[in-house]
Context: one part of a larger RNA
RNA sequence: GAGUAACGACAAUGGGGGUGAAAAACCCCCACGCCGGAAGACCAAGGGUUCCUGCGCAACGCUAAUCGGCGCAGGGUGAGUCGGCCCCUAAGGCGAGACCGAAAGGUGUAGUCGAUGGGAAACGGGUUAAUAUUCCCGUACCUUGGAUCACUGCGAUGGAGAGACGGAGAAGGCUAGGUGAGCCGGGCGACGGUUGUCCCGGUUUAAGCAAGUAGGAAGAGGACUUAGGCAAAUCCGGGUCCUCAAUUCCGAGAUGCGACGACGAGUUCCCUAGGGAAUGAAGUCAUUGAUGCCAUGCUUCCAGGAAAAUCUUCUAAGCUUCAGGUGAUUCGAGACCGUACCCCAAACCGACACAGGUGGUCAGGUAGAGAAUACCAAGGCGCUU
Numbered sequence: 001g002a003g004u005a006a007c008g009a010c011a012a013u014g015g016g017g018g019u020g021a022a023a024a025a026c027c028c029c030c031a032c033g034c035c036g037g038a039a040g041a042c043c044a045a046g047g048g049u050u051c052c053u054g055c056g057c058a059a060c061g062c063u064a065a066u067c068g069g070c071g072c073a074g075g076g077u078g079a080g081u082c083g084g085c086c087c088c089u090a091a092g093g094c095g096a097g098a099c100c101g102a103a104a105g106g107u108g109u110a111g112u113c114g115a116u117g118g119g120a121a122a123c124g125g126g127u128u129a130a131u132a133u134u135c136c137c138g139u140a141c142c143u144u145g146g147a148u149c150a151c152u153g154c155g156a157u158g159g160a161g162a163g164a165c166g167g168a169g170a171a172g173g174c175u176a177g178g179u180g181a182g183c184c185g186g187g188c189g190a191c192g193g194u195u196g197u198c199c200c201g202g203u204u205u206a207a208g209c210a211a212g213u214a215g216g217a218a219g220a221g222g223a224c225u226u227a228g229g230c231a232a233a234u235c236c237g238g239g240u241c242c243u244c245a246a247u248u249c250c251g252a253g254a255u256g257c258g259a260c261g262a263c264g265a266g267u268u269c270c271c272u273a274g275g276g277a278a279u280g281a282a283g284u285c286a287u288u289g290a291u292g293c294c295a296u297g298c299u300u301c302c303a304g305g306a307a308a309a310u311c312u313u314c315u316a317a318g319c320u321u322c323a324g325g326u327g328a329u330u331c332g333a334g335a336c337c338g339u340a341c342c343c344c345a346a347a348c349c350g351a352c353a354c355a356g357g358u359g360g361u362c363a364g365g366u367a368g369a370g371a372a373u374a375c376c377a378a379g380g381c382g383c384u385u
Base pairs, nucleotide, nucleotide: 013031014030015029016028017027018026032382033381034380035379040362041361042360043359046342047341050340051075052074053073054072055071056070060068061067080141081140082338083337084336086119087118088117092113093112094111098107099106100105122139123138124137125136126135142334143333144332145331146330147329148328149327150326151325152324153319154318158314159313160312161311166301167300168299169298172294173293174292177288178287179286180285181284182203183202184201185200186199187198188196204262205261208257209256210255215250216249217248218247219244220243221242222241223240224239225238226237228236229235263283266279267278268277269276270275302305348357349356364376365375366374367373
């Protein structure tokens, strides 16, 4: 220079009360304003205690601070079903032997790893200061082992089926959600009016089980035969014949049970910093309606759109009063790891509490073609001078 620039989005604050040495900024209440395809909610990645509580204010916070993602201390993450681990494979990696190469090493078979994909099973409510599909209550489901009973050809690293898949488009059936009416509870206005066709609030309930619908797909069953499926086969494929027009498979939703349960506006009581306990009304119908489900469906097109395991079935070797298989009942088992919190951000990546960047899910009302836009709900904030 200079007590100057700046104090990091112009979303906005004002009043009252509290605490305190001290309050524009902390806490509570009232009003106002801002976002609302987000500035709300939930995950993945990443971070790694930042979560909750108590006590603090040196430093950190662009000011103050009684406050804090700050300091100190204590507490907090509960799983057969969520995710991983596990089984399976993709691109790709490694790679016994092997081949190549002065060496180092390179390639690569068998194999072994490798999810961003495939593979068993849980929902509703309650609860904590902080966790919950994990705890509790209620009601389920799956896999696997043993025992008993009944029936019985079982058996694979092998065969077959299934798993199993593209783009676009259209129509239909539904549901979530929304809206309205009815029903239930409360209210009757401290400027005038308001017992009414008035105002305010509520009207919620899952998985699972039963039956199998709208709809979609394939003709279905039996007998005989068979150069194929590297051997075998009763399986799959090919062929011939008979019977039946129906049969089988997939399949949302609705309905009933689940639920004589839970939740529930309100009311009453206790205590008031905030809350706690008890009780508990109505809980129906209509309409609209998805980008969600049926649907990995249907139609169509050419560029022709993973693999393997689990599963079903077939036999080989073999075993065949054993073992094994199927069904029912019953008794057990289900380990280990993650789980707090932030997650379009003050907690991640940007040296910062940085107007930048960051994948997925949810998607209310009025107007609107709309996820645009405007104003609002739930919820969250007024961006630390």
The part of an RNA shown here (large-subunit ribosomal RNA, domain III) has 385 nucleotides and comes from Marinobacter xestospongiae. The RNAcentral record of the full RNA draws on ENA. The source organism's lineage runs through Bacteria, Pseudomonadota, Pseudomonadales, Marinobacteraceae and Marinobacter. Rfam family: Bacterial large subunit ribosomal RNA.